[in-house]
Context: one part of a larger RNA
RNA sequence: UGACGGGGGCCCGCACAAGCGGUGGAGCAUGUGGUUUAAUUCGAAGCAACGCGAAGAACCUUACCAGGUUUUGACAUGUCUGGAACCCUGCUGAAAGGCAGGGGUGCCCUUCGGGGAACCAGAACACAGGUGCUGCAUGGCUGUCGUCAGCUCGUGUCGUGAGAUGUUGGGUUAAGUCCCGCAACGAGCGCAACCCUUAUCGUGUGUUACCAGCGGUUCGGCCGGGAACUCACGCGAGACUGCCCAUGAAAGUGGGAGGAAGGCGGGGAUGACGUCUAGUCAGCAUGGUCCUUACGACCUGGGCGACACACGUGCUACAAUGGCCGGUACAACGCGCUGCGACACAGCAAUGUGAAGCGAAUCGCUGAAAGCCGGUCUCAGUUCAGAUUGGGGUCUGCAACUCGACCCCAUGAAGUUGGAAUCGCUAGUAAUCGCGGGUCAGCACACCGCGGUGAAUACGUUCCCGGGCCUUGUACA
Numbered sequence: 001u002g003a004c005g006g007g008g009g010c011c012c013g014c015a016c017a018a019g020c021g022g023u024g025g026a027g028c029a030u031g032u033g034g035u036u037u038a039a040u041u042c043g044a045a046g047c048a049a050c051g052c053g054a055a056g057a058a059c060c061u062u063a064c065c066a067g068g069u070u071u072u073g074a075c076a077u078g079u080c081u082g083g084a085a086c087c088c089u090g091c092u093g094a095a096a097g098g099c100a101g102g103g104g105u106g107c108c109c110u111u112c113g114g115g116g117a118a119c120c121a122g123a124a125c126a127c128a129g130g131u132g133c134u135g136c137a138u139g140g141c142u143g144u145c146g147u148c149a150g151c152u153c154g155u156g157u158c159g160u161g162a163g164a165u166g167u168u169g170g171g172u173u174a175a176g177u178c179c180c181g182c183a184a185c186g187a188g189c190g191c192a193a194c195c196c197u198u199a200u201c202g203u204g205u206g207u208u209a210c211c212a213g214c215g216g217u218u219c220g221g222c223c224g225g226g227a228a229c230u231c232a233c234g235c236g237a238g239a240c241u242g243c244c245c246a247u248g249a250a251a252g253u254g255g256g257a258g259g260a261a262g263g264c265g266g267g268g269a270u271g272a273c274g275u276c277u278a279g280u281c282a283g284c285a286u287g288g289u290c291c292u293u294a295c296g297a298c299c300u301g302g303g304c305g306a307c308a309c310a311c312g313u314g315c316u317a318c319a320a321u322g323g324c325c326g327g328u329a330c331a332a333c334g335c336g337c338u339g340c341g342a343c344a345c346a347g348c349a350a351u352g353u354g355a356a357g358c359g360a361a362u363c364g365c366u367g368a369a370a371g372c373c374g375g376u377c378u379c380a381g382u383u384c385a386g387a388u389u390g391g392g393g394u395c396u397g398c399a400a401c402u403c404g405a406c407c408c409c410a411u412g413a414a415g416u417u418g419g420a421a422u423c424g425c426u427a428g429u430a431a432u433c434g435c436g437g438g439u440c441a442g443c444a445c446a447c448c449g450c451g452g453u454g455a456a457u458a459c460g461u462u463c464c465c466g467g468g469c470c471u472u473g474u475a476c477a
Stems, first nucleotide, its partner, number of pairs: 001477002003474003007471007015461002019425005026316008034307002042053002064302007073127001077126002079123005086103007107116003129291002132289003138285002140280003143276001145274001150189006156165003169180003195268004200237007210226002214224003240262001243256005318418001322377007334365003339358002343354004384415001389410007431453007
């Protein structure tokens, strides 16, 4: 100087408390451990590993295993020889591959001999190749403390020196934010602001969006038309403690007015010096090291999907604030040509057949669901719940046995609110309801977004956890 203390003081945070809903019990989904296995590829490990890398394992992916093959190689550059490339067919094989037959001659230069470019085949050698090892050799990127308010420097001063001062103190703030004081005076990285979005208004422009008034109407903004409104996207205005009162030395704080918005308006992006020898050599790059007829490469099949069990994260429930049936209303974000697919017909349905429109403010995905209205069930393992299993189908795809999703009929398990313990959340939030997107042939209870309905509670800081500042003690560095 730091770090630490079941030392002290001050102060924050869904940290506790006050509330609401969960997890922990059940079934299933998913990840992990363990066990098993020929293989169940590898990594991630308290918070900060475990719906994580994986934004999608039937083949492929794929790195693993078994078997069948290969050795200048699946891929790159160079040398030599031959042939354009390429296309078609047969045999064999699980395929990779192997064997054989046929067609075919292009482009550029030319002294007509030939040479050259791309591509293919063969030969030999330099080399290729490795998801082999080392994240404790590394770059880059990332997590975390933590969006916490801190971390430093120059000069000066003090101290023999390590170092201190500044950065401490008194107030104040979300903030090392600002004010006052002070042997300090200044400065930098952070904070804040500048950026995006949302909330109000003005203005410009009105098509594919809109429809107040006027006319028409097949009653559909459909048509004429309109430029008001909604909306779209450009430009601008607006909020600054600016005004008033109180308080204060000031900074500021409490209250009020006006205002769409008030004291950082809400949300996002943005992550200081550093810590964890944190994570990643399997995204990529890369030092070293190891393999080189194999630890490289190709193919078929299997595995990554196993299952006495244990844990994490979720979904669905246990019902009447509900289930089922009928009717009826209102979104937003997005996406679409190898696509979205209206509509009609067939089918109980998944879907199929035909097919308009749309590269989309025009057409489609697209009936949002919870909600509201009416009916029924009457507390029961039920008209709750839907696992599991049998049968029949649909779709994608070369192919759904291992191992896809969906539909129909049948079957109807556990489960009656969950021990110790534990998690999230302070407002358009929690809870609840559906919708879209990425990945993607197909496959979503995950992830990333979107809107609908819409609460309760916070006395307070004694305690638990984490953190900031000052101070004190010390066996620690």
A computed fold for a 477-nucleotide part of an RNA from uncultured Deinococcus sp., annotated as small-subunit ribosomal RNA, 3' major domain. The organism belongs to Deinococcus, within Bacteria. The RNAcentral record of the full RNA draws on Greengenes.